[in-house]
RNA sequence: UACGAAAAAGGCAAAACUGUCGAAAGGCGGUGACGCAAAGCCAAAGGUCUAAGGCGGAAACGCUAUGACGGCUGGGCUGCCGAAA
Repeated sequence: UACGAAAAAGGCAAAACUGUCGAAAGGCGGUGACGCAAAGCCAAAGGUCUAAGGCGGAAACGCUAUGACGGCUGGGCUGCCGAAA
C1' cells in the first nucleotide's frame, strides 16, 4: 500500500419473523445471522425495481421517475490491523 492472513481487536448484518412509514419498490426499529476487508458514506455514470401522478386503452393491461436499490457494476471520499507479497 492499488496487498489481504487457519492473525489480533473489533465492526456490519442477508433471508425470515415483527412493529412502523410509504401507493409500491423500499426505508426505519426489534429479533435474527446468509455473508462481507470497506456489506462505512455519496444516487447528476450505467443497470435493476416500483408506478402514486400523468399518458394510452372498452377492459385486461401497457408506457413513464420526479420515487427506490451503495449487500448490482463502475466511480469518488474516509477507515482498523500488519503475516505473506
Predicted 3D model of an 85-nucleotide RNA (c-di-GMP-I-GGC riboswitch aptamer) from Anoxybacteroides tepidamans. The sequence was found by an Rfam model in a public genome assembly. Taxonomically the source falls in Anoxybacteroides (Bacteria, Bacillati, Bacillota, Bacilli). Rfam family: c-di-GMP-I-GGC riboswitch aptamer. Its family is annotated with cyclic-di-GMP binding in the Gene Ontology. The prediction has a mean pLDDT of 89.